[in-house]
Context: one part of a larger RNA
RNA sequence: GGCGUUUGGUGAAUGCCUUGGCAGUAAGAGGCGAUGAAGGACGUGAUACUCUGCGAUAAGCUUGGGGGAGCCGAGAAUAGGCUUUGAUCCCAGGAUCUCCGAAUGGGGCAACCCACUUGAUACUCUGUUAUUGUUAGCAUCACGCUGAUCAAUAACCGGGUAAACCAAGUACUUAAUACCUGAAUACAUAGGGUUUUAAGAGCGAACCCGGGGAACUGAAACAUCUAAGUACCCGGAGGAAAGGAAAUCAACAGAUACUCCCCUAGUAGCGGCGAGCGAACGGGGACCAGCCGAGCCUUGAGAGUGACCAGAACAAUCUGGAAAGAUUGACCAUAGUGGGUGACAGUCCCGUAUGGGAAGCUCGAUAGGACGUAUUAAGUAGGGCGGGACACGUGAAAUCCUGUCUGAACAUCGGAGGACCACCUUCGAAGGCUAAGUACUCCUUACUGACCGAUAGUGAACCAGUACCGUGAGGGAAAGGUGAAAAGCACCCCGACGAGGGGAGUGAAACAGUACCUGAAACCGAACGCCU
Numbered sequence: 001g002g003c004g005u006u007u008g009g010u011g012a013a014u015g016c017c018u019u020g021g022c023a024g025u026a027a028g029a030g031g032c033g034a035u036g037a038a039g040g041a042c043g044u045g046a047u048a049c050u051c052u053g054c055g056a057u058a059a060g061c062u063u064g065g066g067g068g069a070g071c072c073g074a075g076a077a078u079a080g081g082c083u084u085u086g087a088u089c090c091c092a093g094g095a096u097c098u099c100c101g102a103a104u105g106g107g108g109c110a111a112c113c114c115a116c117u118u119g120a121u122a123c124u125c126u127g128u129u130a131u132u133g134u135u136a137g138c139a140u141c142a143c144g145c146u147g148a149u150c151a152a153u154a155a156c157c158g159g160g161u162a163a164a165c166c167a168a169g170u171a172c173u174u175a176a177u178a179c180c181u182g183a184a185u186a187c188a189u190a191g192g193g194u195u196u197u198a199a200g201a202g203c204g205a206a207c208c209c210g211g212g213g214a215a216c217u218g219a220a221a222c223a224u225c226u227a228a229g230u231a232c233c234c235g236g237a238g239g240a241a242a243g244g245a246a247a248u249c250a251a252c253a254g255a256u257a258c259u260c261c262c263c264u265a266g267u268a269g270c271g272g273c274g275a276g277c278g279a280a281c282g283g284g285g286a287c288c289a290g291c292c293g294a295g296c297c298u299u300g301a302g303a304g305u306g307a308c309c310a311g312a313a314c315a316a317u318c319u320g321g322a323a324a325g326a327u328u329g330a331c332c333a334u335a336g337u338g339g340g341u342g343a344c345a346g347u348c349c350c351g352u353a354u355g356g357g358a359a360g361c362u363c364g365a366u367a368g369g370a371c372g373u374a375u376u377a378a379g380u381a382g383g384g385c386g387g388g389a390c391a392c393g394u395g396a397a398a399u400c401c402u403g404u405c406u407g408a409a410c411a412u413c414g415g416a417g418g419a420c421c422a423c424c425u426u427c428g429a430a431g432g433c434u435a436a437g438u439a440c441u442c443c444u445u446a447c448u449g450a451c452c453g454a455u456a457g458u459g460a461a462c463c464a465g466u467a468c469c470g471u472g473a474g475g476g477a478a479a480g481g482u483g484a485a486a487a488g489c490a491c492c493c494c495g496a497c498g499a500g501g502g503g504a505g506u507g508a509a510a511c512a513g514u515a516c517c518u519g520a521a522a523c524c525g526a527a528c529g530c531c532u
């Protein structure tokens, strides 16, 4: 040095576990905000910091209800307290709620700076009233009546002055009210200003409607075309939105608002007839509703939600550290879903089935009341030019929208039926409203999974959008497991009053010692044997 056997170190795989995720189902809710939101800053505890809660009334105040023995949130303990005169805790109301933030008195480098007006408060002056004291007169002088001066105290109206502190108000726009002003232009009107009242503003995951609107890409290049009216930007609304009761289809028979789904059908068509794009009629379903304020106010039978309440039934022996395991013998079940308990529990605990349940809130039958109810749509239809939307790229191109120029008829009329004309059929534009069926899930509750199990599953099971990186927009981790219970190693020894270790002790186990379950391999040793 090599090989082998054994035994260690390092290391973290693997196994097992799950507080976290993922995907759904059924319901609910579908908004919050000038009564100051979402989101934050700073504070707040006996005690430094972080999280949680809360706001100078600050891990809390108060009312009603529940509940019934412990409690003072977590990391984590000590001191000190509270509580059957019912605490802590849970549910539902109310109060408080610093500063920033739409932020709104002005400013500003967010959580800061600087104001004005009024009030409160304090002082003072005049007046009024009351009481007490002082004083004059009258008197049927014991009571009493009338008047006046001054003083003190108290209350109130009014005036004045205030350094600081405190409270309220003071932004803009729109609408309405009242008032003051006020042009061209005499009266006026427009306009301007002030007062008061109300509303709006901002945030929020997707869904929805509207206004704008790409490129990569595909066409095996590329320009029409495609991608695509997609991404993205802006505006607006609701729990849904949009659409909607035919100037619709159809074809000589008829249908009968709208929306969504399955067919029709990758058909008819469109298309450098390339790539590709792509209907409708009709049929079958879901749902159904019509109209010209479908609503408004009051009443509140009943139902739901709901902190919570009641809620059955098991023992012994054995193994073991521990019984829920094994054996034997029982019991309950409208409850043998699930979780916990020192191993696997229907009968130990929480629960579960079932029954009940206040306030508040939600839905809501019934009954009563008040109000309202348009009247046929012209610079329109149509036409020219230029565009756009329709599956339809200008085409034979109907239909719809309109930038521009024009421009009818008036139900004896008008539109459409894919150029256009006639006949026929059908409908009535240029005003408006409308539930359901449909789309979505930031969020709440319950349940489910041939979904994951810590390099997986959310980026995040853990104090994660954190640490860290970047001027910034932005990017963005790693990191779970002692044990049933801390019983977390008193005491002794070596050592530096270390680190680390050896005893002792706890424990079923310490090769479970907080570098903690299991503990593979790579890598590094040691002992022994053999070979060189």
Stems, first nucleotide, its partner, number of pairs: 001531009015517001016481002020452002022449007029441002031203002039100003042055003046078002049075003061094006070082003105114003115170005121162005127156007136146003172200005178194004207238001208236005218225001222272001248255002259286005269277002290433003296369003302363004308356003314329005330347002332336001338350003382406008392418001413428005468475002488516001491503004